[in-house]
RNA sequence: AUCGAAAGAAGAGGACGCGGUUAACAAUAGUAACUGACUAGAAGUGGGUCAUCACUAGUGAAGGUCAGCGAACGGGGCAACCGCCGAAAUAGAUGGAUCUAUGACCGAUUCAUCCGUUGGGCCUUGGUUGAAUAAAUCAAGGACUGUCGCAGCUAGAAUAGUUGCGGGGCGCUAUCGACGAU
Numbered sequence: 001a002u003c004g005a006a007a008g009a010a011g012a013g014g015a016c017g018c019g020g021u022u023a024a025c026a027a028u029a030g031u032a033a034c035u036g037a038c039u040a041g042a043a044g045u046g047g048g049u050c051a052u053c054a055c056u057a058g059u060g061a062a063g064g065u066c067a068g069c070g071a072a073c074g075g076g077g078c079a080a081c082c083g084c085c086g087a088a089a090u091a092g093a094u095g096g097a098u099c100u101a102u103g104a105c106c107g108a109u110u111c112a113u114c115c116g117u118u119g120g121g122c123c124u125u126g127g128u129u130g131a132a133u134a135a136a137u138c139a140a141g142g143a144c145u146g147u148c149g150c151a152g153c154u155a156g157a158a159u160a161g162u163u164g165c166g167g168g169g170c171g172c173u174a175u176c177g178a179c180g181a182u
Base pairs, nucleotide, nucleotide: 001182002181003180004179008175010173011172014085017084018083019082020081021080022079025076034068035067036066037065038064039063043056044055045054046053047106048105049104050103051102052101088118089117090116092114093113094112095111096110097109098108099107119145120144122142123141124140125139126138127137128136129135147167148166149165150164151163152162153161154160155159
């Protein structure tokens, strides 16, 4: 000096890249709750079941019908702001917190850790979750997009553009270059 290359630090993807927060909105829902009337006739409440405890109930429980009033949690799209580019999402396992009496088991919500899957968003079909025609996720398929590789074509000094096929983010780009080879 050339080639390969660990580790470090930087960066790109987008006609809807990802997440968080906040506001209004649609939906949840004319539902729950509450109030009144009529009815019913012995049970009911504290997320579900069981046990215990506490409480309500013939001075009328649950349930039903009608009328009045009338939410919220969780989920969603959109906008603004903030943080970002394994951003993040999610299956499984384990543990914690909350669900306003206690214990056990279960369920719902949520957080953490471990392990696996997914390059990205979109569309179609099916499954699961969901109140849902929202949305998420999984599987199969599709075109697109970014990136690298291989083959071809065009212009060429490097290289750029383009067509086809293929790969997976453990990727790719540029930088530095422990170390190895010549």